[in-house]
RNA sequence: CUCUUAUCCAGAGUGGCGGAGGGACAGACCCUAUGAAGCCCAGCAACCUUCAAGUUCACUUGAAAAGGUGCUAAUUUCUGCAGAUUUAUUUCUGGAAGAUAAGAG
Numbered sequence: 001c002u003c004u005u006a007u008c009c010a011g012a013g014u015g016g017c018g019g020a021g022g023g024a025c026a027g028a029c030c031c032u033a034u035g036a037a038g039c040c041c042a043g044c045a046a047c048c049u050u051c052a053a054g055u056u057c058a059c060u061u062g063a064a065a066a067g068g069u070g071c072u073a074a075u076u077u078c079u080g081c082a083g084a085u086u087u088a089u090u091u092c093u094g095g096a097a098g099a100u101a102a103g104a105g
Stems, first nucleotide, its partner, number of pairs: 001105008013041001015040003021031003025080004042072003047068002049064006076097001081094004
């Protein structure tokens, strides 16, 4: 980098360093010197993991959090393509794209 599977309306900082950008892409709309990115610490969650019970033997439910990741503005900020729907630039469903985990190449 590509492929497969699962998840993406919950949760989590009034901390330290740092100094001007950030929210994937495009448009929109936002965040930011009342301090962006990044690093550290802290925290959240429970994908991998461990334990217990059940059981159709492949899973289900519950618990834990030491380790590997992840995450800690806004639903993945909204839309992007298709269908349905509406007085409507309205609403809904699916998809694409993206993110994360586990596995494969």